[in-house]
RNA sequence: AACAAAGUUUUCUAGGGUUCCGCAAGUAUCCGCUUGGUCUGGUCCGAGAGAAAAUGCACAGCUUGCUGUGACACGGAAGGACAAAAGCCUGGGAGAA
Numbered sequence: 001a002a003c004a005a006a007g008u009u010u011u012c013u014a015g016g017g018u019u020c021c022g023c024a025a026g027u028a029u030c031c032g033c034u035u036g037g038u039c040u041g042g043u044c045c046g047a048g049a050g051a052a053a054a055u056g057c058a059c060a061g062c063u064u065g066c067u068g069u070g071a072c073a074c075g076g077a078a079g080g081a082c083a084a085a086a087g088c089c090u091g092g093g094a095g096a097a
Stems, first nucleotide, its partner, number of pairs: 007055006015045002020042002022039001023036005057070006072092001074095001078090003
């Protein structure tokens, strides 16, 4: 100084908050309204450095459509989205090594 399919999608998890539901308190009295995430939760968001599956790509092997391999990965602050927050996005970024 340069490089990468280190791809895409889906379902989850760690984690995350509070629109909706539930819960709790207050008010009101049957319809609700207000407050609370310093409420376990359901819906919801959700990983490059977490998991699984499908598909695709590269290479190798052979029995020619199958099998195998695809390593490693420390990391802010700040900003952005949705109701809001976050291991979400900027971002395998800055930086460190």
Molecule: Guanidine-I riboswitch aptamer
Organism: Planomicrobium okeanokoites